[in-house]
Parts: sequence; structure tokens; C1' cells
RNA sequence: GAGCAUGGAUGCUAGGGUUCCGGUCGCAUUGAGGUUGCGAUGCCUGGUCCGAGAGCAGCCGGUUCCACGUCUUCAUCGAUCUGGAGCUACACGGAGGGAUAAAAGCCCGGGAGGC
Repeated sequence: GAGCAUGGAUGCUAGGGUUCCGGUCGCAUUGAGGUUGCGAUGCCUGGUCCGAGAGCAGCCGGUUCCACGUCUUCAUCGAUCUGGAGCUACACGGAGGGAUAAAAGCCCGGGAGGC
């Protein structure tokens, strides 16, 4: 300097906060309890929810080889359908900002920086 799809979505988890549900507390209502309503609370286990480039799983895709069929050719080469197998590497990382109700290993970001 050049090339390469070291690609994609899905599910789950680490993790995350508090919009909704629930929990807890307080207030109102009651003779009291219960119900209902209002408010507070996430250093409330939870359900809903968000959720990893450097976490997990399979799927799709990519690529190489093999096999089979088809096309083309005198033949080989080549192209293509289907199936099988292999590969799909490596990866330390702030601060700050952003979205959402809010926050985060989400996004900025395989960033800045470092080796």
C1' cells in the first nucleotide's frame, strides 16, 4: 500500500435500572379488618422490560475440499444444482456523552488510548 463477508439475525445469560405488575411503608376510607384510592420506596428477593465486538447456543450466510447430476468442450478446464466434511481467527480498553420511564457490559465504540 492492496485485498478479505474473519458476516447476519434469533434465543439465552452476565449485567441493568424502576414505566407497568407485585412487595413494603405511610395517608384517606372503616367500630376494626378487608377492599379501594393517593403518595413514597429499587442498599425491595421478584414478574414485565433493556441487555453484550472482546459471554453461551444453535440457525442462516461465506469459504476450501470431496461426492453426485446437469450445461459446455474432441477432451481437460470451467459454470451450476444437491449432499457431506473442515474452517469462519485474534481481541487489553478509560473518561465523557446519548437513548429509553430509568440505567447498564446497550449506542457513540474492535472508538480515544495501550501492547
The RNA shown here (Guanidine-I riboswitch aptamer) has 115 nucleotides and comes from Noviherbaspirillum denitrificans. Its mean pLDDT, the model's own confidence on a scale to 100, is 85.